[in-house]
RNA sequence: GGCAAACCCGUCGUGAGGCGGGGACGCAAAGCCAUGGGGCCGGGAGUUCGUCGGUGAUCUUCUCGGCUUGCCAGGUUGCCGAA
Numbered sequence: 001g002g003c004a005a006a007c008c009c010g011u012c013g014u015g016a017g018g019c020g021g022g023g024a025c026g027c028a029a030a031g032c033c034a035u036g037g038g039g040c041c042g043g044g045a046g047u048u049c050g051u052c053g054g055u056g057a058u059c060u061u062c063u064c065g066g067c068u069u070g071c072c073a074g075g076u077u078g079c080c081g082a083a
Stems, first nucleotide, its partner, number of pairs: 002027002007022006025070001031076003035073003038068008046059001048057003
């Protein structure tokens, strides 16, 4: 020298979240890549419970799609000066 958490404003998204501005808790790859695991969101199936029913809720489950690289691993690249 670089990045920028929470929070606030604007905006996009059903959502998790993204982007822009403000802001700095932190970061020596907090540069880049969703490949593996984790977390989270949405749809479907299933379980259990309530209900006459429509339907509502639930979860050590399955499945599809998504978000997160500032959760971890892996891959890849890497500035200036001084000692």

c-di-GMP-I riboswitch aptamer from a soil metagenome, 83 nucleotides, folded computationally. The coordinates come from a structure-prediction model, not an experiment, and the mean pLDDT is 84. The sequence is in RNAcentral, with records from MGnify. Its Rfam family is "c-di-GMP-I riboswitch aptamer". Rfam describes the family as follows. GEMM was predicted in a large-scale screen for bacterial structured RNA regulatory elements. The model forms 95% of the base pairs in the Rfam consensus.